[in-house]
RNA sequence: GCGCUCGUAGUUCAAUUGGAUAGAAUAUCUGGCUACGAACCAGACGGUUGCAGGUUCGAGUCCUGCCGAGCGCA
Numbered sequence: 001g002c003g004c005u006c007g008u009a010g011u012u013c014a015a016u017u018g019g020a021u022a023g024a025a026u027a028u029c030u031g032g033c034u035a036c037g038a039a040c041c042a043g044a045c046g047g048u049u050g051c052a053g054g055u056u057c058g059a060g061u062c063c064u065g066c067c068g069a070g071c072g073c074a
Base pairs, nucleotide, nucleotide: 001073002072003071004070005069006068007067010026011025012024013023019057028044029043030042031041032040050066051065052064053063054062
């Protein structure tokens, strides 16, 4: 330098052929339980879906450029 895959909550991941208010677990916080903790139960908080454009009635999903990570080729 070229090609391929990937980037979603603090972390690990889902999201069906483009269609419902983007969810789950964990972490954190609050409450319950307990003699007190852990565990367990309930709830809350947490998102510019890497960035910027484009297509579309509608984009996490498709297209273009850039940034970053991994793999391969040279």